This is a predicted structure of a 381-nucleotide RNA (Bacterial RNase P class A) from Chthonobacter rhizosphaerae. NCBI's taxonomy places the organism under Bacteria, Pseudomonadati, Hyphomicrobiales, Pleomorphomonadaceae, Chthonobacter. Rfam family: Bacterial RNase P class A. Rfam classes the family as a ribozyme.

RNA sequence: CCAGCCGGUUGGACGGCCGCUCGGGCAAGGCGCGAAAGCGCGCCCGGGAGGAAAGUCCGGGCUCCACGGAAACACGGUGCCGGGUAACGCCCGGCGGGGGCGACCCUAGGGAAAGUGCCACAGAAAACAGACCGCCCCGGCAUGCCGGGGUAAGGGUGAAACGGUGGGGUAAGAGCCCACCGCGGGACCGGUAACGGAACCGGCACGGCAAACCCCACCGGGAGCAAGACCGAAUAGGGGCGGCGCGGGGAUCUCCCCAGCUCGUUUCCGAGCCAGCCGCCCGGGUAGGUUGCGCGAGGCGUCCGGCGACGGGCGUCCCAGAUGAAUGGUCGUCAGGCGGGCAACCGCUUACAGAACCCGGCUUACAGACCGGCUGGCAUC
Repeated sequence: CCAGCCGGUUGGACGGCCGCUCGGGCAAGGCGCGAAAGCGCGCCCGGGAGGAAAGUCCGGGCUCCACGGAAACACGGUGCCGGGUAACGCCCGGCGGGGGCGACCCUAGGGAAAGUGCCACAGAAAACAGACCGCCCCGGCAUGCCGGGGUAAGGGUGAAACGGUGGGGUAAGAGCCCACCGCGGGACCGGUAACGGAACCGGCACGGCAAACCCCACCGGGAGCAAGACCGAAUAGGGGCGGCGCGGGGAUCUCCCCAGCUCGUUUCCGAGCCAGCCGCCCGGGUAGGUUGCGCGAGGCGUCCGGCGACGGGCGUCCCAGAUGAAUGGUCGUCAGGCGGGCAACCGCUUACAGAACCCGGCUUACAGACCGGCUGGCAUC
């Protein structure tokens, strides 16, 4: 210098003016609302989006509801080992497998000798094996076919063909025999473990799929800040008390007598209706308001322990809280980016995106700029 790998930071800066929102303060006076307390206008000081505030996927705090304890069953989730954590499906360190010359990257990775099921197409055969083309032997007959038998090395099919390579052996072959590799077994050694290792034995018995059912181990009540708590109008409705009244009379709104109206009309009988209003008080609930609501598994610095995730000690800081929902606009200078111009310069623009109870993760989006570590090359000293 070129090509790459891993991790991290930042994501416009400064100043003026005018605004928005939250918190704190304000001697006297002013304006508006209010009975008052007080609130608002006003002035001063301070805070005011993110690394993802996003998706709402996982784990918790908090709140309400349900529930006597334990176990079993069902359902859902997780799934190599060890550690971290409040917890996790997250993170760290390892192991096994795969990829890369390498730095490094990927990996849902328990159990297939408990049982059931599936393995498309192709192929002779897809799982208690079997034989299409071949190869070999025997017999027959017109040298190429037919019949019988042996074989699984070779060809062919497939994602996968009942161990692989080499040698011996054989009519041809074959774990038939041997060596190495693979596989299985019980001990041994190393490691906390996953797992690794060399030796011995076994001639090979056990194909794959569990992101098919299933088996095993572990975990799991439900709903969510529109949770929940408090205050609470106007209107309508509910309850209690009191008063005045009920077409007339009697009386404790229960009833009796006499009237009236309706059931098509008349009589009789029957049924139903014919009285509520005012005042005070109580309770539920709506609009609305207050709260929950930000001191927290908190940020920063430093030291110690640990490979690390992380843990502990000390010091220091207080850092958004809206609810028709603030966090903005404009001017100047500068820095990036894009476009135009030979140039001086001019114009446009600020990546992704924006809190809504909070926290730990994961995933996804992101113009550009910067920092650290490492790998493979080339050149020079």